[in-house]
RNA sequence: GGCGGCGUACCCAAGUGGUAAGGGAGCAGACUGCAAAUCUGUCAUUCGGCGGUUCGAAUCCGCCCGCCGCCU
Repeated sequence: GGCGGCGUACCCAAGUGGUAAGGGAGCAGACUGCAAAUCUGUCAUUCGGCGGUUCGAAUCCGCCCGCCGCCU
């Protein structure tokens, strides 16, 4: 330098055009003599960034950034 894959919350992770599941952690509450465990509630109006397509984009397209792999 060329090609491919990946980037979603503090962590893991689903979602493949119609406004984002789940688990862990955290926070608040219930329970408890105090805790732990358990239960309930809460937690991404910027899905790596910018632009484009579309009535509508995490999703499709282009460029860029980061990580991983392959080729030279």
RNAcentral holds the sequence, with entries from ENA. Predicted 3D model of a 72-nucleotide RNA (transfer RNA) from a Pseudomonadota bacterium. Rfam family: tRNA. From the family's description: Transfer RNA (tRNA) molecules are approximately 80 nucleotides in length. The coordinates come from a structure-prediction model, not an experiment, and the mean pLDDT is 82.